A computed fold for a 502-nucleotide part of an RNA from an uncultured bacterium, annotated as small-subunit ribosomal RNA, 5' domain. Model confidence (mean pLDDT): 81 of 100. RNAcentral holds the full RNA, with entries from ENA and SILVA. Rfam family: Bacterial small subunit ribosomal RNA.
[in-house]
Context: one part of a larger RNA
């Protein structure tokens, strides 16, 4: 100089930042992902008709409604958390994919023809304490199967351009494939060829310690042949071969998420990877896939471990490294708060709806920046206090006292911009900001040090005692080094100490 600090003292105000670095330790509750005029059922309520009587009720029937609850689309692969693991193509950076995928969005061409069978909520009949399940029946779709069609693909054959080596692209022949509607005319389907944006794969180079780690390595290297996959490959089988790696440091051990940046210095470099922002990994440990455009999926399944809970003991639930909170654990870190007003996401044509992401509001002197705590005039140099050679000196123009301001904080009273959607209407924050009155110096100053390195020095206790202390050192009776007290010096709503880094 610097900090995601902590600790002791102290503590006006306003802005902007920050805020579990430990135990990736267990967690009560509560919120944190849903949406939807495709479908099917229809509940409470509201009107109307008719009976019935207890004359305001009950039943029917029709209307209207639209909870809930299933099917099915989409979306739950974003966003938000924390960094265990990784020394790795895992970041960075610069390429390559003649070896690849893309749901929505965007442009462009063509099309949507014609059948069919179930099945869930539902109703009934069981088991079962519960989770939950079974067996019968009945219905619909933009759920879900057949047929027919184009282009397009995919291997073959012929021809032609081309090029960076396998190659690649174009035209013509014989097999497999698509579509679905709605009351809305608006939003969708289906196919292809492009775009954008994503994502995957490969490779140069770089990327911390230890040789008190010197040999490592059997899918191991490499080839043929098969399989896999969106794709090149030993990716993974089966044969052949004996091969790679490695003092330019292989393998082992330990450590650590990497980067834009931040920290420090004049650079060079060193440190570091909190908060924003890009990448990667992870979701109680460990492991597998399933669905899908796209996960091997934080708030999905399945199994397996531990642990926690509910059993009628026969079986079942559950995973806060999302927001808050709770225990613990520690020197040490904050409310079980508001709204979707803005920005942005998900679904809807929309109107709306979620939305602890995000905007805000408590808390915390935990960092920065401001600002305040008064201005002037005022020597009888007041009282007190402290030293004293006893004359004085000093606090100190400091007080007192005169005059004057009201920033700040308080009281009142007006009050926003942020809101942008054709018009209306629409602000959590907040009656905040800011602005005017109003009354009064009023409510607002400590904290370390003073022997030398260092700005500041007397007294008076203590007597190698209590004690101090970064380094030299001080205390054994006049201690400028201890401990009070006065003064004086530094910084100031802070100021010292510790711990860490240049």
């Nucleotide at each position: 100089g610097a900090u995601a600090a902590a600790c002791g003292c102290u503590g006006a105000c306003a802005g902007a930042a920050u805020g579990c670095u430990u135990a990736a330790c267990a967690c009560a509750u509560g919120c944190a992902a849903g949406u939807c005029u495709a479908u099917g059922u229809g509940a409470a309520g509201c009107u109307u008709a008719a009976a019935g009587c207890u004359u305001g009720c009950u039943u029917u029937a029709a209307g209207u409604g639209g909870a809930g609850c299933a099917u099915g689309g989409c979306g739950g692969a974003c966003g938000g958390g924390u960094g265990a693991g990784u020394a790795a193509c895992g970041c960075g950076u610069a390429a390559a994919g003649a070896a690849c995928u893309u749901a929505c969005c965007u442009g462009c061409u063509a099309g949507a023809c014609u059948g069919g069978g179930a099945u869930a909520a539902c109703a009934u009949a069981g088991a079962g304490a519960a989770a939950u399940u079974u067996g019968u029946g009945a219905u619909a779709a933009u759920a879900c199967c057949g047929g027919a069609u184009a282009a397009g693909u995919u291997a073959g054959a012929u021809a032609a351009u081309c090029g960076c080596a396998u190659g690649a692209u174009u035209a013509u022949c014989a097999a497999a494939u698509g579509a679905a509607a709605g009351a809305u005319u608006g939003c969708g389907c289906u196919a292809g060829c492009a775009g954008a944006g994503a994502g995957c794969u490969u490779u140069g180079c770089g990327u911390c310690c230890u040789a008190u780690u010197a040999g490592c390595u059997a899918g191991u290297u490499g080839g043929u042949a098969a399989g896999g996959u969106a794709a090149a490959g030993g990716c993974u089988u089966a044969c052949c071969a004996a091969g790679g790696c490695g003092a330019u440091g292989a393998u082992a051990g330990g450590u650590a998420g990497c980067c834009g940046g931040c920290c420090u210095g004049a650079g060079a470099g060193g440190g570091u990877g909190a908060a924003c922002g890009g990448c990667c990994a992870c979701a109680a440990g460990g492991g597998g896939a399933c669905u899908g455009a796209g996960a091997u999926a934080c708030g999905g399944c399945c199994c397996u471990u531990a642990c926690u809970c509910c059993u009628a003991c026969g079986g079942g639930a559950g995973g806060c490294a999302g927001c808050a909170g709770u225990g613990g654990g520690g020197a040490a870190u904050a409310u079980u708060g508001g709204a979707c007003a803005a920005u942005g996401g998900a679904g809807g044509a929309a109107a709306c709806u979620c939305u602890g992401a995000u905007c805000c509001a408590g808390c915390a002197a935990u960092u920065c920046u401001g600002u305040g705590u008064g201005c002037a005039c005022g020597a009888a140099g007041a009282a007190g206090g402290u030293c004293u050679u006893c004359g004085g000196a000093u606090u100190g123009u400091a007080a007192a006292g005169u005059g004057c301001u009201u920033u700040u904080a308080g009281u009142u009273g007006g009050g926003a911009a942020g809101a942008a959607g054709c018009a209306a209407g629409u602000g959590a924050c907040g009656g905040u900001a800011c602005c005017a009155a109003c009354a009064g110096a009023a409510g607002a100053a400590g904290c370390g040090a003073c022997g030398g390195c260092u700005a500041a020095a007397u007294a008076c206790g203590u007597g190698c005692c209590a004690g101090c202390a970064g380094c030299c050192g001080c205390g054994g009776u006049a201690a400028u080094a201890c401990g009070u007290a006065u003064g004086u010096c530094g910084c100031g709503a802070g100021c010292g100490u510790u711990a860490u880094c240049c």